[in-house]
RNA sequence: GGGCCUGUGGUCUAGUGGUUAGGACGCUACCCUCACAUGGUAGAGAUCCCCAGUUCAAUUCUGGGCAGGCCCA
Numbered sequence: 001g002g003g004c005c006u007g008u009g010g011u012c013u014a015g016u017g018g019u020u021a022g023g024a025c026g027c028u029a030c031c032c033u034c035a036c037a038u039g040g041u042a043g044a045g046a047u048c049c050c051c052a053g054u055u056c057a058a059u060u061c062u063g064g065g066c067a068g069g070c071c072c073a
Stems, first nucleotide, its partner, number of pairs: 001072007010025004018056001027043005049065005
């Protein structure tokens, strides 16, 4: 330098053009316990990497960036 893939709460991820973006772990509060752990209930936390385009409507499609990974040279 070229090609391909990925980017979603703190972490790992599901999701698909259409109402309020779902789950697990973690975190906070309460219950339980003499206490801890386990367990239960509730809650906070993501404008879906950025910009532009298409569309009535974009997390999803298109283009360009940025970051990461793999391969080729």